Context: one part of a larger RNA
Molecule: small-subunit ribosomal RNA, central domain
Organism: uncultured bacterium
């Protein structure tokens, strides 16, 4: 190669769109490229193999044979694959309709609390923390509580769940406008190169954190100060200049996790929840059944073992990605990319165990 893996032992790319390639339902009819049988040519010789001889055996030599798994044409089948032909509806898709959602993007608005200013009241004291304390810090230039008033940013208490929705990242006050997907019902059309994956390369999106410009700055804080503790120090306190937030542009990583790739199929149950329809009556805060999705428990079966089990880690098909001893090292050099910080890509070696 082939072979055997990929939840936790190496090893599913973070997600998606989709070209190329592979791969694909069911029925007729033809084809004869693939395939399958036969026949002829041909596959030099040696070499390999069989069998007999021959140098005293033996290597080693002779003769026959057998084979050379191949290639070409020509007859035949026609199930499969291909291809062409006429049809089909069960995957797929298109329309209809009421509904469900913290899907996305823009704009508008409200309450609540912290802060900070102003005034009123009012008078020393307030913070702060532990196993037990204390100090830097505010305060008589009137803090701290407290009334009312004004300013600013930021996040949206209850609902709120084992809930929903998005391809992942992710998404949570209220409206409103735009706009994607999904599930359900009716069954009305289209008809399988539409279906499923999906290299190279490419595009798009992709948490925090960082990174250049201009805003923004209420909390909260990396770093650095400063008080404690301590043998010295983290932890703890006191304040606070990046960053969190906002516009438009990079970065492209994550324990990006279900540590599980996508798509179909079939394989005991039992119990909840979410949409959605059906049907039933006693008309409901109901039963019930279906289909979708989200859970918990368990059989088969698998698993090294924990556990997986209809949302599989079971049976099986199709198609990609990736593994192949630890460490060195996802590093060096080389190549793209990036303002850097770095990021990918191809990925060693010496060494060592």
């Nucleotide at each position: 190669c082939u072979g055997g893996g990929c939840g936790u032992a190496a090893a599913g790319a973070g997600c998606a769109u989709g070209u190329a390639g592979g791969c694909u339902g069911a029925u007729u009819a033809g084809u004869a490229a693939g395939u399958u049988g036969g026949a002829a040519g041909u596959g030099a010789a040696a070499u390999c193999c069989u069998a007999u001889g021959g140098c005293u055996c033996a290597a080693c030599c002779a003769u026959a044979g057998a084979a050379c798994u191949g290639c070409u044409u020509c007859c035949a089948a026609a199930a499969c694959u291909g291809c062409u032909u006429a049809u089909c509806u069960a995957g797929a898709g298109u329309a209809u309709g009421g509904g469900a959602g913290a899907g996305g993007u823009a704009g508008a608005u409200g309450g609540a609390a912290u802060u900070u200013c102003u005034g009123g009241u009012g008078u020393a004291g307030g913070g702060g923390g532990u196993a037990a304390a204390a100090a830097u810090c505010c305060g008589u230039a009137a803090a701290g509580a407290u009334c009312a008033g004004a300013a600013g940013g930021a996040a949206u208490a209850c609902c709120g769940a084992u809930u929903g929705c998005g391809a992942a990242g992710g998404c949570g006050a209220u409206c409103u406008a735009c706009u994607g997907g999904a599930a359900c019902a009716u069954u009305a059309c289209u008809g399988a190169c539409c279906c499923c994956u999906g290299a190279a390369a490419a595009u798009g999106c992709c948490a925090a954190a960082g990174c250049g410009u201009g805003g923004g700055g209420g909390a909260c804080a990396a770093c650095a100060a400063g008080g404690a503790u301590u043998a010295a120090a983290u932890c703890c306190c006191u304040g606070g200049g990046a960053a969190u937030c906002c516009c438009a542009g990079c970065c492209c990583u994550a324990a990006a996790c279900g540590a599980u790739g996508c798509a179909c199929a079939c394989u005991a149950g039992u119990u909840g929840u979410u949409g959605c329809u059906a049907u039933g009556c006693u008309a409901g805060a109901c039963a019930u059944a279906g289909c979708a999705g989200u859970a918990a428990u368990g059989c088969a079966g698998u698993u090294a073992a924990c556990a997986c089990a209809g949302u599989a880690a079971g049976u099986g098909u199709g198609c990609c990605g990736c593994c192949u001893g630890g460490g060195g090292a996802g590093u060096a050099c080389g190549g793209u990319c990036g303002c850097a910080a770095g990021a990918u890509u191809a990925a060693a070696a010496a060494c060592u165990c």